c-di-GMP-I riboswitch aptamer from Nitrosomonas sp., 76 nucleotides, folded computationally. Taxonomically the source falls in Nitrosomonas (Bacteria, Pseudomonadati, Pseudomonadota, Nitrosomonadales).

[in-house]
């Protein structure tokens, strides 16, 4: 530096559920919780899938699928 995710270790996050608060929704904050994940860290640049409109504009979703930019440990 490329590549792979068998074993192992230390930590990381946190679905679904419940309560609480904003929001018109999609959802999002926080607590409890533990499905899972080596990028389930960032980003809405491409598609999709929602929300809310008659339609345009407009939002959300990164834990759907690509791109981009970053990274831990092992093992070759």
């Nucleotide at each position: 530096a490329a590549u792979u995710g068998a074993c192992a270790a230390a930590g990381g996050c946190a679905a679904a559920u419940c309560c609480a608060u904003u929001g018109a929704g999609a959802a999002a904050u926080g607590g409890a919780a533990a499905c899972a994940c080596a990028a389930a860290g960032c980003u809405a640049c491409c598609g999709a899938u929602c929300u809310a409109g008659c339609a345009a504009a407009a939002g959300a979703c990164a834990g759907c699928g690509g791109g981009g930019c970053u990274g831990a440990c092992a093992g070759c």

Its Rfam family is "c-di-GMP-I riboswitch aptamer". Rfam links the family to the GO term cyclic-di-GMP binding. Model confidence (mean pLDDT): 86 of 100.